Predicted 3D model of a 74-nucleotide RNA (transfer RNA) from bacterium (Candidatus Gribaldobacteria) CG02_land_8_20_14_3_00_41_15.
RNAcentral holds the sequence, with entries from ENA.
The coordinates come from a structure-prediction model, not an experiment, and the mean pLDDT is 81.
Its Rfam family is "tRNA". The family's RNA type in Rfam is transfer RNA.

């Protein structure tokens, strides 16, 4: 120095050009004589940047973290 792959909530994953979902957690309430369990509710993300499109998590492109293989010089 090359090439491939990974980045969506605090954790662990769906999703794929057209409202971002779920499961634990966290909060709040109901239930309970408390505690746990249950059952209802809220909370909160698409790694940054530009770029196509009417519209981008999703297509490109640059960057950046991380992980995997090959190469060489000094």
């Nucleotide at each position: 120095g090359c090439g491939g792959g990974u980045g969506u909530a605090g954790c662990u994953u769906a999703g794929u050009g057209g409202u971002a979902a779920a499961g634990c957690a966290u909060c709040u309430g109901c239930u309970u004589c408390c505690c746990a369990a249950g059952c209802a509710g809220a909370c909160g993300a698409c790694a940054g940047g530009a770029g196509u499109u009417c519209g981008a998590u999703u297509c490109u492109c640059c960057u950046u973290a991380c992980c995997c293989g090959c190469u060489c010089c000094a």